RNA sequence: UUAUGAAAAAGCCAAGCCAAAUGUGUAAUUGGGACGGAAAGUCACGGGUCUUUUCGGUACUGGUUUUUGAUUGUUUCGGUUUAAAGACAGGCGGACUGCUAUU
Numbered sequence: 001u002u003a004u005g006a007a008a009a010a011g012c013c014a015a016g017c018c019a020a021a022u023g024u025g026u027a028a029u030u031g032g033g034a035c036g037g038a039a040a041g042u043c044a045c046g047g048g049u050c051u052u053u054u055c056g057g058u059a060c061u062g063g064u065u066u067u068u069g070a071u072u073g074u075u076u077c078g079g080u081u082u083a084a085a086g087a088c089a090g091g092c093g094g095a096c097u098g099c100u101a102u103u
Base pairs, nucleotide, nucleotide: 003102004101005100012037013036017032018031019030020029035090041096042095043094045093046092048088049087050086051085052084053083059080060079061078062077063076066073
């Protein structure tokens, strides 16, 4: 330096949940707590998911109620859609860095 690994050793991180304070919210922080993790260290670079506002919506489409000669009109519930800001890396990929054992 490369590859492999929770088999060992020294350690590390901390899911759900609870509490506090903050935020429009997604969520994040602190403390408790351990489901798990060989990068569960760091980064918003790529796609993805979520939130708020906005555009679109007097639109299109599926179901339903009711009405009509008539999928004609009407009611209601979903789906389809633009942009901005923010959040998520213990969701995926990528980038950078690190302990140890063996090779």